[in-house]
Context: one part of a larger RNA
């Protein structure tokens, strides 16, 4: 001397632009963060003479809740990072090619009786589909060594009819995923042996897929001073800080990738989870209860408690980027855009500009002559950045019309008046700044070294020096 997500202590004008629980992965009131689609279905209500229209809470089916958001507990490990590889899948999308014949039987929704305190829950009974069977059809798909042999479909809305949207096979493509593997990846030997699915093969199984992944049998092998086992610590990375560079420390904000989701375990849905606002067990805690039983899970956005030196509003919009759904209007969306807090930081601007010697008064020193704060003041002339009023007023909208949270904001135009704005911290050496009054080993200072005991350039206070809306100190890293 740089640097920080800092923290105190004294101070405090403004705008832009970032960043703001590093501690308890520590319990959480309260709202709200995932829906959507009547152009898939029925029933309901409304309207209407009818055809039909409209509305929309529950149900039944779809497609999304597996991504967006959080957190770094775990993990030394194919988790990451790069660079290969083979035995795999892939909704949505995109291209291409061939097809949708024909038949059933059921449920919620509703009704109506029950049971429960409640959370729910049983029985009869009607009903409708892209919901659910079956029957045909069949290849360039699968399965076989070959003959062969198996295996789909759904309709909706709309028209005068078409365009259109959806279904079902196969093929290829994008993007996504899962799995092997060289190489790299921190510390201790005051941890020297460690391993029986352990290491190979055959059978058999299991997965979308290669393997002890799994089982049975058969062999005795694998690791390992190039540090195996075993302990402690820790998500990795692109970066970032610092340094001429090599290096050293580091992983907050942004982006990529792994783990997790009150602890622990399982699977089931499904392309895709072994799923944050899904389910089921088990456990601890919290609430409810009519004691039988029952509901919960901010490490999502605000907010609370509590821990801490210490880290914000229970805002405001979907207007724009982006995501789900949908034909489409749209509807959702705490993601995102924005405003609030906080000098946390960075970076800019201001507290005035120009004249003004009687060198004013006052302070400080002083040889009593002066010297110095000082052109600083005061006075005069100007300005209007901030600052109060007041008027005009946006880009951002993609898309012809309409649509801006931010906003009457930013900016631009008047009008006012120097008006509203400076403080820290140091001054013995390192280190820029010396001198007086006071204290008198007392009050005190200190980062080393050291300073104070009656003339202290080290303590106090004044006048000097530095830096500036900051300034000093602690912590940490180079």
């Nucleotide at each position: 001397g740089g640097a920080u997500g800092a923290a105190c202590g004294c101070u405090g004008g403004c705008g832009g632009c970032a960043u703001g629980c590093u501690u308890a992965a520590c319990a959480c009131a309260u709202g709200c963060a995932a829906g959507u689609c009547g152009a898939a279905c029925g029933a309901a209500g409304c309207u209407g003479u009818a055809a039909a229209g409209c509305u929309g809470u529950a149900g039944u089916g779809g497609c999304g809740g597996a991504c967006g958001g959080g957190u770094g507990c775990g993990u030394a490990a194919c988790a990451c990072g790069u660079a290969a590889g083979a035995a795999c899948c892939u909704a949505c999308c995109u291209u291409u090619u061939g097809g949708a014949g024909g038949g059933g039987g059921a449920u919620a929704a509703c009704a109506u009786u029950g049971g429960g305190a409640a959370a729910c829950u049983a029985g009869u009974g009607c009903u409708a589909a892209u919901a659910c069977c079956c029957c045909a059809u069949a290849a360039u798909a699968c399965u076989g060594a070959g003959g062969a042999g198996u295996u789909a479909a759904a309709g909706g809305a709309a028209u005068a009819a078409a365009a259109u949207c959806g279904c079902c096979g196969g093929a290829a493509g994008a993007g996504g995923g899962g799995c092997u593997u060289g190489c790299g990846u921190c510390u201790g030997a005051u941890u020297a042996g460690c391993u029986a699915g352990u290491u190979g093969g055959g059978g058999g199984g299991g997965u979308a897929a290669a393997g002890g992944c799994u089982u049975c049998c058969c062999a005795a092998g694998g690791c390992c001073a190039c540090g195996a086992u075993c302990a402690g610590u820790a998500g990795c990375u692109g970066g970032u800080c610092u340094g001429a560079g090599a290096g050293g420390a580091u992983g907050a904000u942004c982006a990529g990738c792994c783990a997790c989701a009150c602890u622990g375990g399982g699977a089931c849905u499904g392309a895709g989870a072994c799923a944050c606002g899904g389910c089921c067990c088990a456990g601890a805690c919290u609430c409810c209860u009519a004691c039988g039983g029952g509901a919960g899970g901010c490490a999502g956005c605000a907010g609370u408690g509590a821990g801490g030196a210490a880290u914000u509003u229970u805002c405001c919009a979907c207007a724009a980027u982006g995501g789900g759904c949908g034909a489409a209007a749209g509807c959702c969306u705490g993601a995102u855009g924005g405003a609030g807090c906080a000098a946390u930081g960075c970076c800019g601007c201001g507290u005035g500009g120009a004249g003004g010697a009687a060198g004013a008064a006052g302070g400080a020193c002083c040889g009593u002559g002066g010297u110095u704060c000082g052109u600083a003041a005061a006075c005069u002339c100007c300005u209007u950045c901030u600052c109060u009023c007041a008027g005009a007023g946006a880009a951002g909208a993609a898309g012809a019309u309409c649509u801006g949270a931010c906003g009457g904001u930013a900016u631009c135009u008047g009008a006012g008046g120097a008006a509203u704005a400076a403080g820290c911290u140091c001054c013995g050496g390192c280190u820029a700044a010396c001198u007086c009054u006071g204290u008198g080993c007392c009050a005190g200072c200190a980062g080393c070294c050291g300073c104070g005991g009656u003339a202290a350039u080290a303590c106090a206070g004044a006048g000097g020096a530095g830096c500036a809306a900051g300034c000093g100190u602690u912590a940490u890293c180079c």
This is a predicted structure of a 478-nucleotide part of an RNA (small-subunit ribosomal RNA, 5' domain) from a metagenome. Its mean pLDDT, the model's own confidence on a scale to 100, is 82. Its Rfam family is "Bacterial small subunit ribosomal RNA". Gene Ontology terms of the family: structural constituent of ribosome and ribosome.